């Protein structure tokens, strides 16, 4: 220099054919218990790495860019 995955909640991660982002744990508040664990219920937490562009509508398509893995020179 050139080519492939990845990047979405505090942390691991789904997210279909473009149509109001979700789940596991975690955290907050009832609730049951003397109390804690555990279990139930409910709730906050998100500019989907940045940007710009197609569209009525982009996490998604389609340019540039930034940091990680890979792989080729």
């Nucleotide at each position: 220099g050139g080519g492939g995955c990845g990047a979405u909640a505090g942390c691991u991660c789904a997210g279909u054919u473009g149509g109001u982002a979700g789940a596991g744990c975690g955290c907050u508040u009832c609730g049951u218990u003397c109390g804690c664990a555990a279990c139930g219920a409910a709730g906050a937490g998100g500019u989907c790495g940045g940007g710009a562009g197609u569209u009525c509508g982009a996490c998604u398509c389609u340019c540039c860019u930034u940091c990680g893995c890979u792989c080729c020179a």